[in-house]
The RNA shown here (SAM riboswitch aptamer (S box leader)) has 101 nucleotides and comes from uncultured Selenomonas sp. Taxonomically the source falls in Selenomonas (Bacteria, Bacillota, Selenomonadales, Selenomonadaceae). The model forms 97% of the base pairs in the Rfam consensus. The RNAcentral record of the sequence draws on MGnify. Its mean pLDDT, the model's own confidence on a scale to 100, is 80.
RNA sequence: CUCAUCCAGAGCGGAGGAGGGAAUGGCCCGAUGAAUCCGCGGCAACCAUUGACUCAGGUCAAAACGGUGCCAAUUCCUUUAGGUAAUGCCUAUAAGAUGAG
Numbered sequence: 001c002u003c004a005u006c007c008a009g010a011g012c013g014g015a016g017g018a019g020g021g022a023a024u025g026g027c028c029c030g031a032u033g034a035a036u037c038c039g040c041g042g043c044a045a046c047c048a049u050u051g052a053c054u055c056a057g058g059u060c061a062a063a064a065c066g067g068u069g070c071c072a073a074u075u076c077c078u079u080u081a082g083g084u085a086a087u088g089c090c091u092a093u094a095a096g097a098u099g100a101g
Stems, first nucleotide, its partner, number of pairs: 001101006011040005019029003023079001025077002041071003045068003049062005075095001080092005
């Protein structure tokens, strides 16, 4: 940079000490202990694996041994644009995160 997905799901203990939820504006979480690190555990998104279907391209299912990832709130909402009688609701972008190349 390109493509795909993002309204579901998932803990406990130790260390640590005041912050964190990407940014904006909100609104939340946090000494009934934040970020971060460690141990064990879990979830199951992508790749890989197994099976079935298919001319092919691919699709569906299973397992969770492997490579990453993830385990408060829809990516917490929002920012841009459009629709609508509407601070509301809906849609599409932008931005972000994860995986593969």